Background:
The part of an RNA shown here (large-subunit ribosomal RNA, domain II) has 721 nucleotides and comes from Halopenitus salinus. It matches the Rfam family "Archaeal large subunit ribosomal RNA". Rfam links the family to the GO terms structural constituent of ribosome and ribosome. Model confidence (mean pLDDT): 85 of 100. The organism belongs to Halopenitus, within Archaea.

[in-house]
Context: one part of a larger RNA
RNA sequence: CCCAGGGAGUGUACCUAGAUGGCGAGUCUAACCCGAGAAUCGGGGAAGGCGCAGGGAAACCGAUAUGGCCGCAGCAUUGCGAGGGCCACCGUGUGCAAGCGCGGGGAGUCAUCGGGGUACGACCCGAAACCAGGCGAUCUAUACGCGAGCAGGGUGAAGCGUGGCGAAAGCCACGUGGAGGCCCGUUAGGGGUGGUGUCCUACAAUACCCUCCCGUGAUUCGCGUAUAGGGGUGAAAGGCCCAUCGAGCCUGGCAACAGCUGGUUCCGACCGAAACAUGUCGAAGCAUGACCUUCGGCGAGGUAGUAUGCGGGGUAGAGCGACCGAUUGGAUGACCCGCCUCCGAGAGGAGUCGGCCAUCCUGUCGAACUCCGAACCUGCAUACGCUGUCGACCCGAGGAGUCCGGUGUGCGGGGUAAGCCUGUGCACCGUGAGGGGAACAACCCAGAGCAAGGUUAAGGUCCCAAAGUGUAGACUAAGUGCGAUUGGAAGGUGGUCUCAAGCCCUAAACAGCCGGGAGGUGAGCUUAGAAGCAGCUACCCGCUAAGAAAAGCGUAACAGCUUACCGGCCGAGGUUUGAGGCGCCCAAAAUGAUCGGGGCUCAAGUCUACCACCGAGACCCUGCCGCGCCCGUCACAGGGCGACCGCGUAGGUCGGCGUCCCGUUCGGAUGGAAGCUCGGGUGAGAACUCGCGUGGACCGUUCGGGAACGACAAUCCUGGU
Numbered sequence: 001c002c003c004a005g006g007g008a009g010u011g012u013a014c015c016u017a018g019a020u021g022g023c024g025a026g027u028c029u030a031a032c033c034c035g036a037g038a039a040u041c042g043g044g045g046a047a048g049g050c051g052c053a054g055g056g057a058a059a060c061c062g063a064u065a066u067g068g069c070c071g072c073a074g075c076a077u078u079g080c081g082a083g084g085g086c087c088a089c090c091g092u093g094u095g096c097a098a099g100c101g102c103g104g105g106g107a108g109u110c111a112u113c114g115g116g117g118u119a120c121g122a123c124c125c126g127a128a129a130c131c132a133g134g135c136g137a138u139c140u141a142u143a144c145g146c147g148a149g150c151a152g153g154g155u156g157a158a159g160c161g162u163g164g165c166g167a168a169a170g171c172c173a174c175g176u177g178g179a180g181g182c183c184c185g186u187u188a189g190g191g192g193u194g195g196u197g198u199c200c201u202a203c204a205a206u207a208c209c210c211u212c213c214c215g216u217g218a219u220u221c222g223c224g225u226a227u228a229g230g231g232g233u234g235a236a237a238g239g240c241c242c243a244u245c246g247a248g249c250c251u252g253g254c255a256a257c258a259g260c261u262g263g264u265u266c267c268g269a270c271c272g273a274a275a276c277a278u279g280u281c282g283a284a285g286c287a288u289g290a291c292c293u294u295c296g297g298c299g300a301g302g303u304a305g306u307a308u309g310c311g312g313g314g315u316a317g318a319g320c321g322a323c324c325g326a327u328u329g330g331a332u333g334a335c336c337c338g339c340c341u342c343c344g345a346g347a348g349g350a351g352u353c354g355g356c357c358a359u360c361c362u363g364u365c366g367a368a369c370u371c372c373g374a375a376c377c378u379g380c381a382u383a384c385g386c387u388g389u390c391g392a393c394c395c396g397a398g399g400a401g402u403c404c405g406g407u408g409u410g411c412g413g414g415g416u417a418a419g420c421c422u423g424u425g426c427a428c429c430g431u432g433a434g435g436g437g438a439a440c441a442a443c444c445c446a447g448a449g450c451a452a453g454g455u456u457a458a459g460g461u462c463c464c465a466a467a468g469u470g471u472a473g474a475c476u477a478a479g480u481g482c483g484a485u486u487g488g489a490a491g492g493u494g495g496u497c498u499c500a501a502g503c504c505c506u507a508a509a510c511a512g513c514c515g516g517g518a519g520g521u522g523a524g525c526u527u528a529g530a531a532g533c534a535g536c537u538a539c540c541c542g543c544u545a546a547g548a549a550a551a552g553c554g555u556a557a558c559a560g561c562u563u564a565c566c567g568g569c570c571g572a573g574g575u576u577u578g579a580g581g582c583g584c585c586c587a588a589a590a591u592g593a594u595c596g597g598g599g600c601u602c603a604a605g606u607c608u609a610c611c612a613c614c615g616a617g618a619c620c621c622u623g624c625c626g627c628g629c630c631c632g633u634c635a636c637a638g639g640g641c642g643a644c645c646g647c648g649u650a651g652g653u654c655g656g657c658g659u660c661c662c663g664u665u666c667g668g669a670u671g672g673a674a675g676c677u678c679g680g681g682u683g684a685g686a687a688c689u690c691g692c693g694u695g696g697a698c699c700g701u702u703c704g705g706g707a708a709c710g711a712c713a714a715u716c717c718u719g720g721u
Base pairs, nucleotide, nucleotide: 002720003719004718005717006716011120012119013118014117015116016115018113019112020111021110022109023108026050027049028048032044033043034042035041054061055060064088067087068086069085070084074080075079089104090103091102092101093100094099123263124262126260130253131252132251133250134249135248141227142226143225144224145223146222147221148220149219150217152184153183154182155180159176160175161174162173163172164171165170189214190213191212194210195209197208198207229245231241232240233239266656267655268654269653270652271651276289277288278287279286280285291401292399293398294397295396296395297394301387302386303385305384306383307382308381309380310379311378312377313376317372318370319369324366325365326364329361330360331359332358333357336355337354338353340351341350342349343348405429406428407427408426409425410424411423412422413421414420434445435444436443449624450623451622453620454619455618459614460613461612462598463597464596468611470610471609472608473607474606475605481600482599491585492584493583495582496581497580498579499578500577501576502575503574504573512569513568514567515566516565519541520540523537524536525535548563551562552561553560625646626645627642628641629640630639631638657710659707660706661705662704663703666700667699668698675694676693678691679690680689681688682687
């Protein structure tokens, strides 16, 4: 680990609304007393409580035994009308008053039960702590008293002696001497540096080995004694004070408190949330509201949808020769301003440019611009629809839970961005199963009472793996792709396909091959040279089918090689631009890769069109169960209706099962009780029941009552293993 047993909303008091019952303008006894067949029963006991009158700070004053109307149920048949509602009237307080506040046409009280609240340990377990009184200095810290221990070796202070020197103070040398928190040291003893060795369920809750430090001193040790818990002691590390120290240990206060973590035990039926708002020494909490549930009251409307009519709005978009603000280029023109140039001695004049303004043309923008302006949202009304006397809407009362939300999508704000932060509408997850998506809360399909059969949805149909190696046409060669999203941009691409337009072309286009490509002339100038080809200027003429005063390479300059241009051969399309489809490059990440995998190329990829099939708890159909309603019954039973009932966490409400004990009813048992083992059956289930065996003495049913009443979890407790 596992198994068994134990293990968590209880009790009292008060308050509160409800259910049931008693009595009722009343109701109930408390202590206590008496009696008995005696813990429990019977009788007494209104002291007192609550109620029967309110208003007012108080003094104080002090109310409808019904006057009108409406009206549910009901009765009746167009009214009456218990309750109820609206008035009227009354009490009181206040006010000069008008008026306003509270109250008034009698329902309470006691008991029992379960729900909730409060006080108590208050559902259970859980701190670290705080306080009080004691016990500790046999460990350890410091101090005091009385004692004890420290091989051996080295160094050689002062002092002293002798000798020498000096006027002296004194100095020097040699000896002697034996100082020192001096030196070496596995002396004893004390310590604990490094190995970050060994050990690390150890030999040991601090050890072992090697290494290392001190070792006559601020030394080590023994015995005795002193200091005590906010206190001691401390060469000071918050160290130590009996394996315990940033406040010892023991017992008590004590079941401390915990807004925090964990746990909280049988079955089913109906409904079913919230993660928001406001306040909060509030932010991990709470209260109130919103949202859920149950009960009661009232009694006829309600309204999520659609349409129409009349209004509200200034977003998306658009526009700005309609404002505000921003923002191109050009033309024309007048005044003015500025720089510069020119003329003039100066005043001044003329002119280019720039600014400004106007007109015309041309090019653009704005959350905090608007001449405009949707969809959409919204108010009122009407109609249709839906819903409601099987009681909606509304009102009141009891019980909650919730106050960390999240994702997708539309529209925002912040941010470089984020599985980011922050709003808002809708949907979903939360609280939602099933099918698809490889796997995968919220993406797609679809809202699951139980059982069976069928049909489809999303998504799929080569194999894994249910269903097409389907039909027709096209594209892709990159394994591109086979991924809804699961990466890919700007830019580039004579990869390939399609479409459109322009131009050339049998009087022969385009490409290729063959031939020509020449003369005046080496044009002129420049230059050392300049000859088509450094540079400058010009760029003519004639022969021609055509050939540049030369488009490029080349030479120092020539030369040389091409091109333009022309002819020939050949013989059918060529060329340019634009648009589109599928590809290609761009393309870098950390353990081994991959579309889920295998694998796939006229696909098993992509596009278009189509047929068939598979595929869910959806839909259809059959049976059944529950729930709601109707009929029926004293009540069950029974019959009928439900396209518009049946998911569900927190939670509310309701009905059941089981355990132990008590009262009661009816039973079982040595001809074999309970318990145990193994089987059979019933019920939706909690569970119930029957049989063989074992066992060897008690056990159950009915109707009620009462509980230390149901376990898989709490690093739960105890035991077993």